Model confidence (mean pLDDT): 84 of 100. c-di-GMP-I riboswitch aptamer, 103 nucleotides, folded computationally. The sequence was found by an Rfam model in a public genome assembly.
RNA sequence: GUACCGAAAGGGCACUCCCGCCGAAAGGCGGGAUCGCAAAGCCACCGGCGCUUCGAAGCCGUGCCGAUAAGGCAACGGCGAAGAAGGCAGCGGGGCUACCGAA
Numbered sequence: 001g002u003a004c005c006g007a008a009a010g011g012g013c014a015c016u017c018c019c020g021c022c023g024a025a026a027g028g029c030g031g032g033a034u035c036g037c038a039a040a041g042c043c044a045c046c047g048g049c050g051c052u053u054c055g056a057a058g059c060c061g062u063g064c065c066g067a068u069a070a071g072g073c074a075a076c077g078g079c080g081a082a083g084a085a086g087g088c089a090g091c092g093g094g095g096c097u098a099c100c101g102a103a
Stems, first nucleotide, its partner, number of pairs: 005101002012037002016033007035090001041096003045093003048088002051086004058079005063073003
């Protein structure tokens, strides 16, 4: 000096809650307290999310048309596949970068 590692010191970040602002929402930003964190610094590339919204496949309920039928309806409400857009880096992997230096 490099890689691993994590003692010390100085410092750093902030789950969650409260307040304010932004956003349709998930969520984000600022302030306070604070669980915790050695990459809890940065990046949505891969997986994940009982994260969000849209969703005219499909299903359910209601209604309407039809003759009380068969059948039909881009009528209303709910769920929602594919797909689309977004969020989470404090879920895992990966990539990039970084302070200190005991064992």